Model confidence (mean pLDDT): 85 of 100. Predicted 3D model of a 1450-nucleotide RNA (small-subunit ribosomal RNA) from an uncultured bacterium. Rfam family: Bacterial small subunit ribosomal RNA.

[in-house]
């Protein structure tokens, strides 16, 4: 795009079309073929005119109408042929139409039957039937002439013989009108024949006996094996016979640019069919839709004896179905039958009806109308949109509705008159014929009666909100839906089309996705494992011929009409219709051309083959021979092991192994040479020699003269394994046994070991039979290596150079290719031939066939299922891949954790509650830098408050109030009561007014309620790792690559060099801070060298600013210098100098990104939720609960220690609600006290380890848990639940299993100090200083990271992907004892109707005969044929089938 459609929703009008596609299933009822009285007889009504009826006769009923079952050719289509034919009605021409006869229906009588229908007798007419006569003429036989062709032969003229005609009607009257007969011709129609074309299937390969042909005959309109007898043995078939399945064919129709593909409904042509099967009769024509006979199934009637029927005609009905109409009107028109005619008949036809089934047209209103109404929807709350849409105003009047008029479809027919010879024809006049459509016009009325459907994620035109929450649902493909869904449902809005719109089905297109036009086969599906070769296809050069292909021409025929196209025209337009043209791509004929192809003839040698001369070779077959090794046997020596593995064990060995020597036997395979090498068609071929044998190459250019290439079938060869028979058997070695390994180990490893491996003969016929690349020929730049020849140059020779032919490889131009790659050995450019492919799975399965001894091979599907399966390449990620490299990653070392007690966090458990979050590394002394109340939270229990503890606004009230004081209830919050009591402005005052506050009310507040998977921000981690990118250029179809790879070097993508890259950015580094040295500046609160004062003593004081220090600035370090290494580089190593070296140490600083990492409980924030509560307040409890488990810590287990003593020495910091000195009290915690200090001034402040002494290895003078008593401090308050002190108590614990953590130097370890938080509470955290090590060979291994490379079926990326069994559910399918049916074949039996043949003793009008009888005919009977049916046996297809096999999906 299309449709004979159907379904869903919707539906105003008209025109033109169209409508049983399924059950060629069954059918009630009516109608669909009659007509002629001018062929004939009879009869009825009527006075007549006239009309009706029955039959005979004639014509018609073979047309028209329906359907598509059958049919793959007896069809259809195109073109031809009949010298092999027919032809009623019609037309033309010629001729004729004489005489006679016999019947019969109707009718009458009798009679049978329920009926349908008959029987017998009598009598009758004709255009019925019969006989005779004439014969233009026809046919046949025989003969002759002429002409022609196409084989048989055709045409024509003619002679003789035989045979053959007829009907009348009308009318007063017929040669004349209508008929009749014969002959010839025509037209229309038909019959037969030929060529070509016209589906699928080879899982149908052979078919055929009237079969093929002949001779003769029969039959027919006619040819013919159509039929028969005889004779011959043919005929068809790979160019697809036969069978099976399917199917009416064409004009055309749909689609498509075309070529094609699909289709054959309506209309037209042809065919076939008429309940199913068979058969003939009549006739011009039938084997006959509404005729006949027979058989069968079915239906109906019946008096049970018998009968009747055939809608695939028009309507209609039932059934089945997704589905297809009125039991309508009319012969007015067109057409048909009959008739002289009038006319009659006509479900052909013309019309109407029903169905949006299709196409076409029209309408459902037009113009104006903005505060842009209301309502709806959305909203960022401003508004937007629906939307000029509506309302409203002014108009119009189509269609529909009601009423009225009305053209055309009508031409004819009849009567009368006229012309005319006419009853032909023509003219005039009058009468008459419309089923139905009704165009169109007028009137009435008034916007009044008339809009829906689908869609809105992409494809694809049109989006928002709400609801829902992987539910409900959508879906053509991709895919949507798991709490913000443009995809579900609804709404609003929009988009598309519009009396329709969607859906489904089907066809074509897109699809170059079956490729003729116009595809492919190295890796995507696809080259047969290889050869030989019949048919077939294709085929070198020159000349001549022919004209089959091919090409051109044609005023030859055809290709029906309709359709399509163009023009014109008719319905108001269109659809539709008419006229004309073109076209119908074609077929046949005729004329011509001869380049090419074919064919015929002749020639050639560049193809091919042969000859001659050489060469190389694991080419093949057979025979013989050889050595090494191995095993076994025997013998010698020898004496404990051997063997085997990762390590072992099984095994062998004192009956003497292994080792070693000698001898012998056996079988198999042939080391080095050996190669990227050679040969072969492939499989394949490797010791030596001989014989037989195939092929190749080179040289020569002697011979043949296209002899060629390919190759469906076919035939042969064909590794290994396997099979059959017979041998052989050393080694090896499926199966098998044993030993190991392992979770297991039906494996890998080890010890044994059978078949087999070997030989002969025969099968099998496969393979990653691979170059995953069929064969042949030709052409198209090169380089290089190897093998085999020839020629030539050169040389003493050898090696060698050049040219050329063949073979084997590699690299590469152009070109090709999706790319990878191929690239004269093509996957390039061409030609020829063969094979093969057409999404994945199912499946190389099933089934059938065929081969095989078997195993199995070859051929080879479908159902069902999926939205992919695949190729090449890219970037990543990953690897029990590789290379390089880094890191407290390992190793080396020191100290810990894991064991104990306690602290703390977490899990778990418990609980009224034990609030919440964090969860491997990267949660767990984490949020918490302080949970007794507070903190603190939907944590729990209980009590209270509702505009609220807090913000803003509005309205009203309003001096009542706020604040303050007090009373009562209460645990408090809170409730309640009383007292006092403000403010601005106006005003003397009273008072008015205003704002805050309060009260009431309304907006709202509030939420640590949910969603960190809606978010911002912030943070963790990889990781301080060295990476991550960009611009331009270049390469690639592209993803992408290059740069960023490579060679060095670095802590570093740090730098250097190289380089189709050149640069740049974010990172690294540097810049910043602290620290280490020095200098400058400054000098109090710091400092004190020198001077002075003072003290028992102290920078206490004057003074000073040198030093220390403080804190501001600067210097210094850069591989700068020297040497070596390195590429003249970057840089590395060593040295000097220096406080410091090769980034001096530390900090801050964290690229692109990853983990939907963490946080809605810091904060912010979308959405959702709560609103006398999920908000707010209060009391109490809980967050501290404890059988347990884990993480992080503290203290220890002791002598490197404990205890005692001691007037050693820091730094960072803090301090006014604070730090607090001196002094005093207390054993102590602490208390009293209060100088000083807003702090380099005062103070916290005592540093500790240290040093000295003691203890002597003990659960202790270690260890301090636990508990008791008594206290201290903070605080409203230490019961739950703080810290501290003293005395007493003194637990576990004697160095910690598997495992595991930190640290590379001022580090670890160890020692104390300070601070934040804080009323109080520190073993945690953040800082500070004191003392102060050990070790690092090295990078194999563990963890993590970086770069390059490789493989990949991974890409939520190895915590990936994914295979098979088993279990369950569902689906289709194979096998299956069988069973049911369809179809078909063969043989035989039976044989209806029927025609044919025979017979015909029964019967009979015409003719002959006087008659008898004859001729002729009929019945009957017989024969062969034959439908249905039967018996038996096959083929084939399908359904069902217990059970069973695999397959698919989940």
């Nucleotide at each position: 795009a299309a449709u004979g459609a159907a379904c869903g929703u919707u539906g105003g009008c008209g025109g033109c079309g169209u409508g049983g596609a399924u059950u060629a299933g069954g059918c009630a009822u009516g109608c669909a073929a009659g007509u002629c009285g001018u062929a004939c007889g009879c009869u009825c009504c009527g006075c007549a005119a006239g009309g009706g009826g029955c039959g005979u006769g004639g014509c018609g009923c073979a047309a028209g109408g329906g359907u598509g079952a059958g049919u793959a050719a007896g069809g259809c289509g195109a073109c031809g042929g009949c010298a092999a034919c027919c032809a009623a009605c019609c037309c033309c021409g010629a001729g004729g139409u004489c005489g006679g006869g016999c019947a019969u229906a109707g009718c009458c009588g009798c009679u049978c039957g329920a009926a349908a229908g008959g029987g017998c007798g009598g009598g009758u007419a004709a255009u019925u039937c019969c006989c005779g006569g004439c014969g233009u003429c026809g046919u046949c036989a025989c003969g002759g002439g002429c002409c022609g062709g196409c084989a048989u032969c055709g045409g024509u003229c003619u002679g003789u013989g035989a045979c053959g005609a007829a009907a009348g009607g009308u009318g007063u009257g017929a040669c004349u009108c209508c008929g009749c007969c014969u002959c010839g011709g025509g037209a229309c129609g038909g019959g037969c024949c030929g060529u070509c074309g016209u589906g699928g299937u080879a899982u149908u390969a052979g078919g055929u006996u009237g079969u093929u042909g002949g001779c003769g005959g029969g039959g027919u309109a006619g040819c013919g094996g159509c039929c028969c007898a005889c004779c011959a043995a043919g005929c068809c078939u790979g160019c697809g016979a036969u069978g099976c399945c399917u199917a009416c064919c064409g004009g055309g129709c749909g689609u498509g640019c075309g070529a094609g593909c699909g289709u054959g409904g309506c209309c037209c042509g042809g065919c076939a069919c008429a309940c199913u099967g068979g058969g003939a009769c009549u006739g011009a024509g039938a084997c006959a839709c509404u005729g006949c006979c027979c058989a069968g199934a079915c239906u109906c009637c019946u008096a049970c004896g018998g009968g009747a029927g055939g809608c695939u005609g028009c309507a209609g009905u039932c059934g089945a179905g997704a589905a297809u109409c009125u039991u309508c009107g009319g012969c007015a028109a067109u057409g048909g039958g009959c008739g002289c005619a009038a006319g009659c008949c006509u479900g052909a036809c013309c019309g109407a009806g029903c169905g949006a089934c299709g196409c076409c047209g029209c309408g459902u209103g037009g113009a104006g109308g903005a505060u842009g109404a209301a309502g709806g929807c959305c909203u960022u709350c401003g508004g937007g949109u629906u939307g000029u849409a509506a309302a409203c105003u002014c108009c119009u009047g189509u269609c529909g509705a009601g009423g009225g008029g009305g053209a055309a479809c009508a031409a004819g027919g009849g009567g009368c008159c006229g012309u005319g010879c006419a009853g032909a024809a023509c003219g005039g006049u009058c009468c008459u014929u419309g089923c139905g459509u009704g165009a169109u016009c007028c009137c009435u009325g008034g916007a009044g009666g008339a809009a829906g459907c689908a869609c809105g994620g992409g494809c694809u035109a049109a989006g928002u909100u709400c609801g829902u929450g992987c539910c409900a649902g959508c879906a053509g493909c991709c895919g949507c839906g798991g709490u913000a869904a443009g995809a579900c449902g609804a709404a609003c809005c929009g988009u598309g089309c519009g009396a329709a719109c969607g859906u489904u089905a089907u066809u074509c297109g897109g699809a170059a996705u079956c490729a003729c036009u116009g595809g492919g086969c190295u890796u995507a599906a696809a080259g047969c494992g290889c050869g030989u070769g019949c048919g077939g296809g294709c085929g070198g050069g020159c000349c001549g011929g022919c004209a089959c292909g091919u090409c051109g021409g044609u005023c030859g025929c055809u290709g029906a009409a309709a359709u399509c196209c163009c023009c014109c025209g008719g319905c108001u337009c269109a659809a539709c219709c008419g006229g004309g043209g073109a076209a119908c791509g074609g077929g046949c004929g005729c004329c011509g051309a001869u380049a090419c192809g074919a064919c015929c003839g002749g020639c050639c040698u560049g193809g091919a083959g042969g000859g001659a001369g050489g060469u190389a070779g694991g080419g093949g077959g057979a025979g013989c021979c050889g050595g090494a090794a191995c095993u076994c046997a025997c013998g010698g020596u020898g004496g404990a092991g051997c063997g085997g593995u990762g390590a072992a064990a099984u095994g062998c060995g004192u009956u003497g192994a292994g080792a070693u020597c000698g001898u012998g036997a056996g079988g198999a395979a042939c080391g080095c040479c050996c190669g990227u090498g050679g040969c072969g068609a492939a499989a394949g071929c490797g010791g030596g020699c001989u014989c037989c044998u195939g092929g190749a190459c080179c040289u020569u250019g002697c011979c043949u003269g296209a002899c060629g290439c390919u190759g469906a079938g076919a035939c042969g060869c064909g590794a290994a394994a396997g099979c059959c028979a017979g041998g052989g058997g050393a080694g090896c070695g499926a199966a098998c046994g044993g030993g190991a390994u392992u979770a297991g180990a039906u494996a890998c490893c080890c010890c044994g070991g059978u078949a087999g491996u070997c030989c002969u003969g025969g099968c099998c016929g496969u393979a990653a039979a691979c170059a995953c690349u069929g064969g042949g020929c030709a052409c198209u730049g090169g380089g290089u290596a190897g093998g085999g020849g020839a020629u030539u140059c050169g040389c003493c020779g050898a090696u060698g150079g050049a040219u050329u032919c063949c073979c084997u490889g590699c690299c590469g131009c152009a070109g090709c290719g999706a790319a990878a790659g191929c690239g004269u050995g093509a996957a390039g450019u061409g030609c020829c031939c063969c094979g093969c492919c057409u999404g994945g799975g199912g499946a190389g399965u099933a089934u059938g066939g065929u081969c095989g001894c078997a195993a199995g091979g070859c051929u080879g599907a479908a159902a069902c299922u999926c939205a992919a399966a695949g190729g090449a390449a890219u970037u990543g990620a990953c690897g029990g891949g590789g290379g390089c490299u880094c890191a407290c990653a390992c190793a080396a070392g020191c100290g810990g954790u894991g064991g104990a007690g306690c602290a703390u966090g977490u899990g778990g458990c418990u609980u009224a509650a034990u609030u919440c979050g964090a969860g491997g590394c990267u949660a767990c002394g984490c949020g918490c830098a302080a949970a007794a109340c507070c903190u603190u939270a939907u944590c729990c229990c209980g009590g209270g408050c509702u505009u609220g503890a807090c913000a803003u606004g509005c309205a009203c009230g309003g001096a009542u109030u706020a604040g303050c004081c007090g009373g009562c209830g209460g645990a408090g919050a809170c409730g309640u009561c009383g007292g006092u009591g403000a403010c601005g402005c106006c005003g003397c005052a009273a008072g008015g007014u205003g704002g805050a506050a309060c009260g009431u009310g309304c907006a709202c507040a509030g939420g640590u309620g949910c969603u960190g998977c809606a978010u911002g921000g912030c943070u963790g981690u990889c990781g301080u790792c060295a990476g991550c990118u960009c611009g331009u250029g270049c390469c690639g179809u592209g993803a992408g690559g290059u740069g960023u790879u490579g060679g060095g070097u670095u802590a570093a993508g740090u730098c250097c060099c190289g380089u189709a890259a050149c640069g740049a950015g974010c990172g690294a580094a540097a810049c910043c801070c602290c620290u280490g040295u020095c200098c400058c500046u400054a000098g109090u609160u710091g400092c004190c060298a020198g001077c002075g004062c003072g003290u028992c003593a102290u920078g206490g004081c004057g003074g000073g600013c040198a030093c220390u220090c403080u804190a501001g600035g600067g210097a210094g370090a850069c591989c700068g210098c020297c040497g070596g290494c390195g590429u003249c580089a970057a840089g590395c190593c060593g040295g000097a100098g220096g406080a410091a070296g090769g980034c001096g140490g530390g900090g801050a600083u964290g690229a692109c990104g990853u983990c939907a990492a963490g946080u809605c409980c810091u904060c912010a924030u979308g959405g959702c939720c709560c609103u006398u509560a999920u908000g707010c307040c209060c009391g109490g409890g809980g967050c501290u609960g404890c059988a347990c488990a884990c993480g992080u810590g503290c203290u220890a287990c002791a002598a490197u220690g404990g205890c005692g003593g001691u007037g050693a020495c820091a730094g960072u910091g803090g301090g006014c609600a604070g730090c607090a000195a001196a002094g005093g009290c207390g054993c102590a915690a602490g208390c009293c006290g209060g100088a000083g200090c807003u702090a380099a001034u005062c103070u916290c402040c005592a540093a500790a380890a240290g040093c000295c002494g003691u203890c002597u290895c003990a659960g202790u003078u270690c260890g301090g848990a636990u508990u008791g008593c008594a206290c201290u401090c903070u605080g409203c308050a230490a019961c739950u639940c703080g810290a501290g002190u003293g005395c007493a108590u003194g637990a576990a614990g004697c160095u910690g299993g598997a495992a595991u953590c930190g640290c590379u130097a001022g580090u670890a370890a160890u020692c104390g100090c300070a601070g934040a938080u804080c009323a109080g509470c520190a073993c945690g955290c953040u800082g500070c200083g004191g003392u102060g090590a050990a070790u690092a060979c090295g990078u194999u291994c563990c963890c993590g990271g970086g770069c390059c490379u490789u493989g990949u079926a991974c890409a939520c990326a190895c915590c990936g992907c994914c295979c098979g069994u088993c279990a369950c559910a569902c689906c289709a399918u194979g096998g299956g004892a069988g069973u049911u049916g369809g179809u078909u074949c063969u043989a035989c039996c039976u044989u209806a109707a029927g025609a044919c043949g025979g017979u015909g003793c029964g019967c009979u009008a015409a003719c002959c005969g006087c008659a008898a009888g004859g001729g002729a005919g009929c019945a009957g009977c017989c024969g062969g044929c034959c439908a249905c049916g039967g018996u038996a046996g096959g083929g084939u297809c399908a359904g069902c089938g217990a059970c069973u096999g695999g397959g698919g999906u989940g």